[in-house]
Bacterial large signal recognition particle RNA from Thermotoga sp., 266 nucleotides, folded computationally. It matches the Rfam family "Bacterial large signal recognition particle RNA". Clan: SRP clan. The gene name in the source record is ffs. The model forms 93% of the base pairs in the Rfam consensus. Its mean pLDDT, the model's own confidence on a scale to 100, is 77. The organism belongs to Thermotoga, within Bacteria.
């Protein structure tokens, strides 16, 4: 060179997120000839030789190690553009308020307008009626074992008798007290009145008479000026999405070029 056996290595890899780091377990992205089983986000395994426990397969080259070109994707940096929010400008767009101007429509007036003049209300204070309410009087009714009155059955006493005397209960009356009161009376009060009378009234409204003879109420568009940051405008800054950089930077996979153990028999 050949052929068996065995071993190193190999049965994904990378970005993101996590972490003091590294790997897993999770999003992503690449790739496939590219095992299988446990357990893991308040989380499992390790520390720079950084997964771990068990089983399998494969293995010296299409699969392994360098190195170098291409480059899929990611991150980060800038940069545009669109949304979104925070803050400030600003009153030469708009939009909202003030004030002044301005007088459209329409509606009332010769069946008499604004103006005038007189009267009344509405308003003040006083009074008076009324209603209501409170106390009091009056009046009704109720009311007293005895300490009120009248009559006093019975019984008591007094007395030869005739009679007297005090007196319970009962019944009539009645005092304080208590209840009522439609109607009577006096006082006092009031968020009371289509209520009456004196008085006094600044301005307003409402109303009547007279006068007076053509306005009167209404308020649209517009303008002018002052405010006011709600839109819009703009400046700055955050954050999402998207899009670009001869940019940094990780970087799958493919190209090319080199490397790569040991025993045995031929």
């Nucleotide at each position: 060179c050949c052929a068996c056996g065995a071993u190193a290595g190999g049965c994904g890899g990378g970005g993101g997120g996590u972490u003091g780091g590294c790997g897993g377990u999770c999003c992503c992205c690449u790739g496939u000839a590219a095992c299988c089983c446990g357990a893991a986000a308040u989380c499992c395994g390790c520390c720079a030789u950084a997964g771990c426990g068990g089983g399998g397969c494969u293995g010296a080259a299409a699969g392994c190690c360098u190195a170098u070109c291409u480059g899929a994707g990611g991150c980060u940096a800038c940069u545009c553009a669109g949304g979104u929010u925070a803050g400030g400008a600003a009153a030469u767009g708009g939009g909202c308020u003030g004030u002044a101007u301005g007088g459209a429509a329409a509606g009332c007036g010769u069946u008499g307008a604004a103006g005038g003049u007189u009267g009344g209300g509405u308003c003040c204070u006083g009074u008076g009626c009324a209603a209501c309410g409170a106390u009091g009087g009056g009046c009704u009714g109720u009311g007293a074992a005895c300490c009120u009155g009248g009559u006093c059955a019975g019984g008591u006493c007094c007395g030869g008798a005739a009679g007297g005397a005090a007196g319970c209960a009962g019944c009539c009356a009645u005092a304080a007290g208590c209840a009522g009161u439609u109607u009577c009376c006096a006082u006092c009060g009031u968020g009371u009145g289509c209520c009456g009378c004196a008085g006094g009234g600044a301005a307003g409204c409402c109303u009547g008479a007279c006068u007076g003879g053509a306005g009167c109420u209404g308020g649209a568009a517009g303008u002018a000026c002052a405010g006011u940051a709600c839109c819009g405008u703009c400046c700055u800054g955050g954050u999402c999405u998207g899009g670009g950089u001869c940019a940094g930077u990780c970087g799958a996979a493919g190209g090319u070029a080199g490397g790569u153990u040991c025993g045995u028999g031929g």